GlmS glucosamine-6-phosphate activated ribozyme aptamer, 152 nucleotides, folded computationally.
The prediction has a mean pLDDT of 75.
The model forms 89% of the base pairs in the Rfam consensus.
Rfam family: glmS glucosamine-6-phosphate activated ribozyme aptamer. Rfam's curators write: This entry contains a glucosamine-6-phosphate activated ribozyme that is found in the mRNA for GlmS. GlmS is an enzyme that uses fructose-6-phosphate and glutamine to generate glucosamine-6-phosphate. The ribozyme catalyses self cleavage of the glmS mRNA that is thought to regulate GlmS activity. It is annotated as a riboswitch.
């Protein structure tokens, strides 16, 4: 270093799932039952550390309904950046200020296929659209108070 093999990750609109809702069996149909299965967030965007919290942004989707777990929000402190030290404030978070303008592959639905499945349905290729938060990237502009002290 190389090759092979087997494991864990590659997830945060994630993840599961005694409500519900659909599918199959089965109990002759019906209804109900019991049994196995499907469906239960569609992409963008997020991590400095602790606690604490019903957690961002939108879309031809409105079951994305409830619930339960999780969480990169947010809140307050602490740590640091930065506003020229310090204090105080404010702001952001190791890409560490705000505003404004311009720009930088949304998917999901939709058309047409492919693959699994008795089926609900999943899984999957192309096509052509159409967000907003937030980032970056370029241009423009903007950004403290208070007190001490020296010094003119």
């Nucleotide at each position: 270093u190389g090759c092979a093999a087997g494991a864990u990750c590659u997830u945060a609109g994630c993840g599961c799932u005694a409500g519900u809702u659909c599918c199959g069996c089965a109990a002759g149909c019906a209804g109900u039952u019991g049994c196995g299965g499907a469906a239960g967030a569609c992409g963008a965007g997020g991590a400095g550390a602790a606690g604490g919290u019903u957690g961002u942004c939108g879309a031809g989707a409105c079951g994305u309904c409830a619930g339960c777990g999780g969480a990169u929000g947010c809140c307050u402190u602490c740590c640091g950046g930065c506003c020229g030290g310090u204090c105080c404030g404010g702001u952001c978070g190791a890409g560490a200020g705000c505003g404004c303008c311009u720009g930088u592959g949304a998917a999901a639905c939709c058309g047409a296929g492919a693959a699994a499945g008795u089926g609900a349905u999943u899984u999957u290729u192309c096509g052509a659209a159409c967000a907003g938060a937030g980032a970056c990237a370029g241009g423009c502009g903007c950004a403290g108070g208070g007190c001490g002290g020296g010094u003119u």